[in-house]
RNA sequence: GGGGUUUUAGCGCAGUUGGAAGCGCGCAUCGCUGGCAGCGAUGAGGUCACGAGUUCGAAUCUCGUAAGCUCCA
Numbered sequence: 001g002g003g004g005u006u007u008u009a010g011c012g013c014a015g016u017u018g019g020a021a022g023c024g025c026g027c028a029u030c031g032c033u034g035g036c037a038g039c040g041a042u043g044a045g046g047u048c049a050c051g052a053g054u055u056c057g058a059a060u061c062u063c064g065u066a067a068g069c070u071c072c073a
Stems, first nucleotide, its partner, number of pairs: 001072007010025004019056001027043006049065005
C1' cells in the first nucleotide's frame, strides 16, 4: 500500500427485506428474610464510531474518514 471483517447502554451481544432500538450481566430504588446471600418488582442509562448522501422515513442502503482484528504484498 491492497483485500476481508467488526464498531449498537458501564461490559458482553441481538436487531430478519428501511417503519425507528432490545437481551444478559452490572447499577439504583423497593419488597421477601432477624441479617447476609439469594430471589422478585420497578427504574435509570443510547447523537447506533464520525461526516455526508439517497428516501416520506436509515442501526439497516451508498460514499468518505477513523479505530480494532485478519489475510496478501